[in-house]
RNA sequence: GAACUCGUAGCUCAGCCGGACGAGAGCACAGGUCUCCGACACCUGAGGUCGGCGGUUCGAAUCCGCCCGGGUUCU
Numbered sequence: 001g002a003a004c005u006c007g008u009a010g011c012u013c014a015g016c017c018g019g020a021c022g023a024g025a026g027c028a029c030a031g032g033u034c035u036c037c038g039a040c041a042c043c044u045g046a047g048g049u050c051g052g053c054g055g056u057u058c059g060a061a062u063c064c065g066c067c068c069g070g071g072u073u074c075u
Base pairs, nucleotide, nucleotide: 001074002073003072004071005070006069007068010027011026012025013024019058029045030044031043032042033041051067052066053065054064055063
């Protein structure tokens, strides 16, 4: 220098053949029920403008371009 791949909640990931209300799951966290207290279990909740900027479109996490970061390979 080039190619491929990944980037979504505190963590691990799904969704990525474009579709609305409303971007979800598990774990973790907070509150509640339970208990003498705690753990377990159950219930509820908070937490994300989907790496950044632009473009296409009625509509973008999803498609396109550039950039940033991680990984792999090649020169």